[in-house]
Context: one part of a larger RNA
RNA sequence: GCCAGUGAGUCGAUUGUCUGUUGCAAAUUUAGGUUAAGCCUGAUAAGGGUGUAGCCAUAGGGAAACCAAGUGUUAAUAGCGCGUAAGUAGCAGGCAUCGGACCCGAAACCGAGUGAGCUUGCCUUGGGCAGGUUGAAUUGUGUCGAAAGGCACAAGGAGGACCGAACCAGUUGGCAGUGCAAUGCCUUUGGAUGACCUGAGGUAAGGGGUGAAAAGCCAAUCGAACUCGGCAAUAUCUGGUUCUCUCCGAAACAGCUUUAGGGCUGGCGUCGUGUGAUUAUUUCGGGGGUAGAGCACUGGAAGGAAUGAAUAGGGGGCAACCUCGUCAUUCCUAUCAAACUCCGAAUACCGAAAACUACAACACGGCAGUUAGACCAUGGGGGCUAAGCUCCAUUGGUCAAGAGGGAAAGAGCCCAGAUCUCUGACUAAGGUCCCUAAAUUCAUACUAAGUGCAAAAUAAGGAGGUGGAUAUUUCAUAUACAGCAAGGAGGUUGGCUUAGAAGCAGCCACCCUUUAAAGAAAGCGUAACAGCUCACUUGCCUACUGAGAUUCUGCGCCGUAAAUUAGCGGGGCUUAAGUAUGAUACCGAAGUCGAGAGCUUAUUUUUUAUAAAAUAAGCGGUAGGAGAGCGUUCUGUGUGCACUGAAGCUAAAGGGGUGACCCAUAGUGGAGCGCACUGAAGUGAGAAUGCUGGC
Repeated sequence: GCCAGUGAGUCGAUUGUCUGUUGCAAAUUUAGGUUAAGCCUGAUAAGGGUGUAGCCAUAGGGAAACCAAGUGUUAAUAGCGCGUAAGUAGCAGGCAUCGGACCCGAAACCGAGUGAGCUUGCCUUGGGCAGGUUGAAUUGUGUCGAAAGGCACAAGGAGGACCGAACCAGUUGGCAGUGCAAUGCCUUUGGAUGACCUGAGGUAAGGGGUGAAAAGCCAAUCGAACUCGGCAAUAUCUGGUUCUCUCCGAAACAGCUUUAGGGCUGGCGUCGUGUGAUUAUUUCGGGGGUAGAGCACUGGAAGGAAUGAAUAGGGGGCAACCUCGUCAUUCCUAUCAAACUCCGAAUACCGAAAACUACAACACGGCAGUUAGACCAUGGGGGCUAAGCUCCAUUGGUCAAGAGGGAAAGAGCCCAGAUCUCUGACUAAGGUCCCUAAAUUCAUACUAAGUGCAAAAUAAGGAGGUGGAUAUUUCAUAUACAGCAAGGAGGUUGGCUUAGAAGCAGCCACCCUUUAAAGAAAGCGUAACAGCUCACUUGCCUACUGAGAUUCUGCGCCGUAAAUUAGCGGGGCUUAAGUAUGAUACCGAAGUCGAGAGCUUAUUUUUUAUAAAAUAAGCGGUAGGAGAGCGUUCUGUGUGCACUGAAGCUAAAGGGGUGACCCAUAGUGGAGCGCACUGAAGUGAGAAUGCUGGC
């Protein structure tokens, strides 16, 4: 891991409450219902009888005295509150309460015991430490000294001394890491006469021991050992919780909470009972101060003008003063505001009426679940008008709890809400060259960038890309624009500067003349000149329309750099299969229509009833509510089957049922087993790192 078996809402209570049902109780006037223990009988059973003690109901109101169909409040006879007779005992079911209380699961806490054959300390008694080195005290001899003592040599053999085996330890690195091993192996290393190592026997015990102290160790267990018991501890937590069909169908919100992943009440669901149009819709009548707008108030901010000011400033002037600026006020122009408003919607909200009941609404009661929401759209707060961000709102939409079609693929986007079967048709969104169902459809334009071809996206800026506005404007038969031909001069090499500066390094000035026109020169050029062009002028040529400039605009271009070819889904596409506008067909879903079937609810008809028929509406669904069933084991009553073969098992394949499942057949098997009605449950497995066994 698989298979088989096993595995979770149970039981009790003289408890409470609700629903259903049975008995009795009132029904034309009105109070009842029921036994418990015990006793008798019976078989020491079940059952029957007896038993009225008790309980509930029969009257309430008030704190009470007390009063009473009333009573309390009160001065009140007003008003208001609570009242003014149907129950009770079983049975079944729902829920609650108390119990282990749906099942499994802690870490823990407490009690009584068992442990020091591991390890820690201690006690008693034994054992062990190759070899080598160093050479303390002390002593002797010699020598020196007055002495104390010094020096030399020899002897000596101290030490938590040195090196290093055994032994003890476990420093570094590696190996190992389903190991040789639940701590090992190799290398290397520390101690190795000591606070040394070690055998045996004893001793100290769990909030206790022992500890050269690491909360170490106390039998692979230690920040409180182990075993059993209290014990099914408790778990606002996690996981799991077993057959079917039918109807409806949520919530992820508010308030409170030592509360925030938990609760309680309300909201939203369902079922029952009741009310009977109250809901929703439309119309009418209301109040408002949002969006917008505005500047009349409160404030902000810009430009201009005026007036005033002993206004710490700048400039000018001998000064008076002038000028720029500063501050305040007023006016004009143009503005801004969630905490501004002279104004002011749409929606929403409140009330009334009307028509119509398809969807509803409200009240009371039983049972819930929900309290982590997500994205999208819109209006806002926070943030960076960042986030697949966060917090509100619109009782918005979808998902959640929703399948189908589209968006290549996709919870939340677009279309559309799947009872079942069938085959077609019509459509939605979206599509129609091929992949791929349907137009290589029609009309008119644009794009040349593969721009583009289903996310979005003018970055600033740049450009004789190209189309339009039949926009504005200038020039033009007195000949424009382009082209060609000619001129483009003189004072003058302007002055200064400079080695030089002659239109053209730089500075200053930028005049005059002749002219059709010609700058004290726009560019190239020279060392400086020279030289070549330009502006400007003339001529030639020539436009039934031409030539320039400007603005707005369509589609493109550059700007534009990333990691798969890799942001058309691919092939591929260029008068498109791109873009824009328009048109007609077609395809396209579980939508709609058509044919058939089932179920639910309502109404009507038939029917003693069950039920049947018709019509209408409906039948996605998690949590959850409600209803109806299937199957398993056993009890009772009735009725059957079986050795001429029960149960069980095997066999995809026959028949029935919406389904759980039932029936039949064949083989196997070898002794019990069904059906109808009824009752009772150890009553249904795929999940719980479930448990047991097998492989």
The part of an RNA shown here (large-subunit ribosomal RNA, domain II) has 695 nucleotides and comes from a Candidatus Campbelliibacteriota bacterium. Its Rfam family is "Bacterial large subunit ribosomal RNA".